[in-house]
RNA sequence: CCGCGCUAAGCGGGGAGCUCGCCGUGCCCUGAACCCGCAAUCGGCGAUAGCGGGGCUGAAUUCCCGCCCGAGGCGAAGUCGUUUUGGUGACGGGCUUUAAAAGGGGGCGAUGAAGACUGGGUCCUGCGCAGUGGCACAGGGUCAACCCCGCCAGGCCCGGAAGGGAGCAACGGUUCGCCCUCCCUGCCAGGUGCCGCAGGGGCGCCCGGUCGGAGCCUCUUUUUUCUGCUACGACCGGAACGGCACGACGACGGCGGGUGCGCGG
Numbered sequence: 001c002c003g004c005g006c007u008a009a010g011c012g013g014g015g016a017g018c019u020c021g022c023c024g025u026g027c028c029c030u031g032a033a034c035c036c037g038c039a040a041u042c043g044g045c046g047a048u049a050g051c052g053g054g055g056c057u058g059a060a061u062u063c064c065c066g067c068c069c070g071a072g073g074c075g076a077a078g079u080c081g082u083u084u085u086g087g088u089g090a091c092g093g094g095c096u097u098u099a100a101a102a103g104g105g106g107g108c109g110a111u112g113a114a115g116a117c118u119g120g121g122u123c124c125u126g127c128g129c130a131g132u133g134g135c136a137c138a139g140g141g142u143c144a145a146c147c148c149c150g151c152c153a154g155g156c157c158c159g160g161a162a163g164g165g166a167g168c169a170a171c172g173g174u175u176c177g178c179c180c181u182c183c184c185u186g187c188c189a190g191g192u193g194c195c196g197c198a199g200g201g202g203c204g205c206c207c208g209g210u211c212g213g214a215g216c217c218u219c220u221u222u223u224u225u226c227u228g229c230u231a232c233g234a235c236c237g238g239a240a241c242g243g244c245a246c247g248a249c250g251a252c253g254g255c256g257g258g259u260g261c262g263c264g265g
Stems, first nucleotide, its partner, number of pairs: 001265006009057003012030004020046005034054005063258006072249001074247002078244011091233002093230003099224010115211008123200006129193002132189005138181005148173003156165003
């Protein structure tokens, strides 16, 4: 160096999750890689950390170690953004409110503005008068199938008869009631009154009088100011998601290194 037979080892790995921890089943990534049984309110184990059975390859393209790359998921304290939510009203914007100044429009005012004083009204209470309504009184009309009255045709009852009796309708009348009238009178009432008298009250408003002697009122624009509101901006905080930075893993892939025993030539 070559050949044969073995052995270690390998025949996928990783992330999150679960778990005291490890591996697996299930999920995701990678990408192509023996078979069977077990398994999620789970299966099997203990730092030698799936178990049991079978098969194949076998010291290298395949096993082991180191470095690089980096799919992918994970963490979260940072930063930025989006959405959403809570707060602030100091600030910008918008709206609202108060007042002032300036500009403009309109009106009142020497037939007297503002202001001061004063009288009356508006308001309340009581009384009177008037009016309205109701009731009463008064007058008229109407009014009871029978259980109201009078008179009772017909019919009915008693009687041999003479005669007697009850009694409906009609007619006449009356009760309760209903309707109409009601000059005057009495009582009661009010969302009644250009009505009168007396008292009270007096903030505001309205109408006068006296003094006074030139202003006063209103609308609107701009600016400032005052009060308040907040769908927008802004600021402060919470949550979710995303980007970037950071951290611990890390498949596939790349580079470098390492790897046993026996026999024969």